[in-house]
RNA sequence: UUUAGUAGCUCUGGAGAAGCUCGUAUUUUACGGGUACCGAAGGUGCAAGGGGAAACCCGAAUCUCUCAGGUAAAAGGACAGUGCAAUUAAA
Numbered sequence: 001u002u003u004a005g006u007a008g009c010u011c012u013g014g015a016g017a018a019g020c021u022c023g024u025a026u027u028u029u030a031c032g033g034g035u036a037c038c039g040a041a042g043g044u045g046c047a048a049g050g051g052g053a054a055a056c057c058c059g060a061a062u063c064u065c066u067c068a069g070g071u072a073a074a075a076g077g078a079c080a081g082u083g084c085a086a087u088u089a090a091a
Stems, first nucleotide, its partner, number of pairs: 001091006008084002011081003018035001020034006036071003042067001043065001045063001049058003
């Protein structure tokens, strides 16, 4: 210097689902309850495979559950891309 990986920062894009209902208060709002719904923060579960005498353990996802979160806008947002600097490996 080049290539590949890792995590970080910047910027851009970024879906789904009731602006439902009841109560209280300081009433276009906030808090609490109820019913319905969504999956893409986070979290739960596991296939192949591996370990173990066994029980069982390890083990991926945008799959699964819906605990948390969410169901106008804003915010958040997995993931994808631009740029920056760092680090690891190879040449």
Molecule: Glycine riboswitch aptamer